[in-house]
RNA sequence: UGCGGAUUAGAGAAACGGUUAUCUCGUUAGCCUCAUAAGCUAAAAAUAGUUGGUUCAACUCCAACAUCCGCAA
Numbered sequence: 001u002g003c004g005g006a007u008u009a010g011a012g013a014a015a016c017g018g019u020u021a022u023c024u025c026g027u028u029a030g031c032c033u034c035a036u037a038a039g040c041u042a043a044a045a046a047u048a049g050u051u052g053g054u055u056c057a058a059c060u061c062c063a064a065c066a067u068c069c070g071c072a073a
Base pairs, nucleotide, nucleotide: 001072002071003070004069005068006067007066010025011024012023013022018056027043028042029041030040031039049065050064051063052062053061
């Protein structure tokens, strides 16, 4: 320098363009227990890397940029 991939709650991942973005772990509260763990119930937390575009409608498609990873030189 070129090409490809990735970026979504605290962490890790999902989600044919269509109402309320889902799951696991974690966190908080309650139940259970002599107590802790485990188990059960509930709750909080992301407008999705940034900015634009397409569309009636975008996490999803397109462009530029940023960061990370890989390949080639």
A computed fold for a 73-nucleotide RNA from Limosilactobacillus mucosae, annotated as transfer RNA. Lineage of the source: Bacteria > Bacillati > Bacillota > Lactobacillaceae > Limosilactobacillus. It matches the Rfam family "tRNA". Rfam classes the family as a transfer RNA. The prediction has a mean pLDDT of 81.